[in-house]
RNA sequence: CAAGUGGAUCAGAUAGCCGCCGGCUGUCUCUUUUUCGAAGGAGGCAGCGGGAGGAAAGUCCGGGCUCCACAGGACAGGGUGGUCGAUAACGUCGACCGAUCGCGAGAUCAGGGAAAGUGCCGCAGAAAACAAACCGCCUAAGUCCCCUCGGGGAACGGUAAGGGUGAAAAGGUGCGGUAAGAGCGCACCAGCAGCCGGGGUGACUCGGCUGGCUUGGUAAACCCCACCCGGAGCAAGGCAAACAGGCGGAAACGUCGCUUGGCAACAAGCGACACACGGGCUCGUCCGGCCCGUCACCUACCGCCGGGUACGCUGCUUGAGGCGUCGAGCAAUCGCCGCCCUAGAGGAAUGGCUAUCCCUGUAACUCGUUACAGGACAGAACCCGGCUUACCGAUCCACUCGGGUA
RNA sequence: GGGCACAUAGCUCAGUUGGUUAGAGCGCGUCGCUGAUAACGACGAGGUCCCAAGUUCGAAUCUUGGUGUGCCCA
Numbered sequence: 001c002a003a004g005u006g007g008a009u010c011a012g013a014u015a016g017c018c019g020c021c022g023g024c025u026g027u028c029u030c031u032u033u034u035u036c037g038a039a040g041g042a043g044g045c046a047g048c049g050g051g052a053g054g055a056a057a058g059u060c061c062g063g064g065c066u067c068c069a070c071a072g073g074a075c076a077g078g079g080u081g082g083u084c085g086a087u088a089a090c091g092u093c094g095a096c097c098g099a100u101c102g103c104g105a106g107a108u109c110a111g112g113g114a115a116a117g118u119g120c121c122g123c124a125g126a127a128a129a130c131a132a133a134c135c136g137c138c139u140a141a142g143u144c145c146c147c148u149c150g151g152g153g154a155a156c157g158g159u160a161a162g163g164g165u166g167a168a169a170a171g172g173u174g175c176g177g178u179a180a181g182a183g184c185g186c187a188c189c190a191g192c193a194g195c196c197g198g199g200g201u202g203a204c205u206c207g208g209c210u211g212g213c214u215u216g217g218u219a220a221a222c223c224c225c226a227c228c229c230g231g232a233g234c235a236a237g238g239c240a241a242a243c244a245g246g247c248g249g250a251a252a253c254g255u256c257g258c259u260u261g262g263c264a265a266c267a268a269g270c271g272a273c274a275c276a277c278g279g280g281c282u283c284g285u286c287c288g289g290c291c292c293g294u295c296a297c298c299u300a301c302c303g304c305c306g307g308g309u310a311c312g313c314u315g316c317u318u319g320a321g322g323c324g325u326c327g328a329g330c331a332a333u334c335g336c337c338g339c340c341c342u343a344g345a346g347g348a349a350u351g352g353c354u355a356u357c358c359c360u361g362u363a364a365c366u367c368g369u370u371a372c373a374g375g376a377c378a379g380a381a382c383c384c385g386g387c388u389u390a391c392c393g394a395u396c397c398a399c400u401c402g403g404g405u406a
Numbered sequence: 407g408g409g410c411a412c413a414u415a416g417c418u419c420a421g422u423u424g425g426u427u428a429g430a431g432c433g434c435g436u437c438g439c440u441g442a443u444a445a446c447g448a449c450g451a452g453g454u455c456c457c458a459a460g461u462u463c464g465a466a467u468c469u470u471g472g473u474g475u476g477c478c479c480a
Stems, first nucleotide, its partner, number of pairs: 001402001003400008012357007020051002023048011053377001057388002060386005065233004072287004077229005082096005097111001098109004112224002117222002119218003134163002136159003143154004171189006190214002192211008237314003245305005254273008276294007321340004326335003358375008407479007416432004425463001434450005456472005
C1' cells in the first nucleotide's frame, strides 16, 4: 500500500424563532369543604429545568410483579441437549472440547443415544440391510451326457475381485492363497469395542495391549436417556362510581345402639360404622388436597341470556439502574467505594421553519465552484435480561494474508 | 397493549408415519352438438404449494426466521 477478519462507539452539528407533552415554583380566575385560620380541585399566564431507540419492532425465550390458588404424586404433554462456569433465570453469555470450512486472522454447528427396540430408505438396480448372482469370472470335488481317455458339454452350484444402478452396495493397499474368489491368512493403514497406564474438575486427549470386530443412513421419524416446566397476564390486579335481574342443570344420610318425649308411627340429641354421597375448583386425566351442600323451601356451584360502567384514582417508574476508580477472574461476570436521577402520556407529546457548516447524489461550466434534491431503519405504552429481524453511513481499536522499502 | 389461528390453480377446498408427475369441483380456452344460445360431450391450459434458510439422498409436509390475513380480551 492492497485485500480481509473480529469488536466497540455514534446515529448529522451549532444558533435563533414558533409550537406539543408532562413536572416544579409564582400569580390570577372559578369552584368545593369550612372549626372562617385555611385546605383541596379545575383552568389561564409567566419563569425554571426535563422529554425515544439500538433496535422502542417481532412477541421468539427467560425473569420480576399481580391475580387465580396451594403448586403434592403418577401418567400424558411441551421444551432443552458437548463440558465446565456466569446469572434472578434462560433456548442467553464466556472459556474450553469435538466436527466441518478458510492459506490465515477466524467462522458455523438443534453438538446425547442408530452396538436398546420399532419404522422408513420412492425411482433405478440382481440385491437397500440376520445381504444379494443381472452381466462377467470359475467348473476343483460329487451327478449326467459325449469321447480319439487328453478332454469337451450340461445342470446343480461356487464367487462380491471387475461392469452397470443409486444419495448410499457391506473397510483400503499389497502379498500369499484358490478352480475362480473372498479378512480366508499375513503386513501396513483407517475405524470400532474391551482392558491398562499418563494428562485434564470435565467434555476429551495421548500411549500400549488384545479382538478380524468392520456393525449403512435417518432420532428437525416414533422412541430411549438426563434435566426443566402450575395457569393467566398491567385490557393482570386494587379503590371509587354505576346497575336488574331472568332462565336452565343435576344430585345426594343411611344402618345399629343408647337417652328423652310419645299408646304407637315417629321426632330430637349423643355414640359407633364404611366416614359415606352429590356439586364445584385444582384450565389434559387419575389419585390426593380445598370449598359448598345432603330429607329438599331457598341457596352455594355450573351453563345461557340480559343489565351497568366506558376510562375518576391507583398499579407507574429508584431499577437484577447508569457512569467512574480500584480489586477478583483467561472471560462472561461479581464485589467495595464515589457520583448521578434520566419520558411516564393514557388514543398517545418528543415537531416545524430559517441561517451556517458536514455528508451523499444529479446537472452545469470558467474544473472547484454554483444550483437543485436528499440525510438510513424506524417511534416508548408495567419493567428488566437476551435472541431474531430492519438499517444510509462515519470513526476508532485489535489481528491476519500478500506486496514494497529500510 | 396482550393472547391465538391460518396461507395450496382465478374461486372454494383435498393432500400424514417425507417418496415417482401436487389433485377435485366451479370457472377459463378450443372443438363437437344447435338455425343460434344454454345444457351436454371431448380435449387442453393454468401452481416458484406466501418468502428465505436449515435437516434429509429427497420437503407442500419437519425445524427456524420473516411477510400477509383473520379471530379473541376490560

Model confidence (mean pLDDT): 76 of 100. Predicted 3D model of RNase P RNA and transfer RNA as a complex of 480 nucleotides. Rfam match: Bacterial RNase P class A. By type it is a ribozyme. From the family's description: Ribonuclease P (RNase P) is a ubiquitous endoribonuclease, found in archaea, bacteria and eukarya as well as chloroplasts and mitochondria.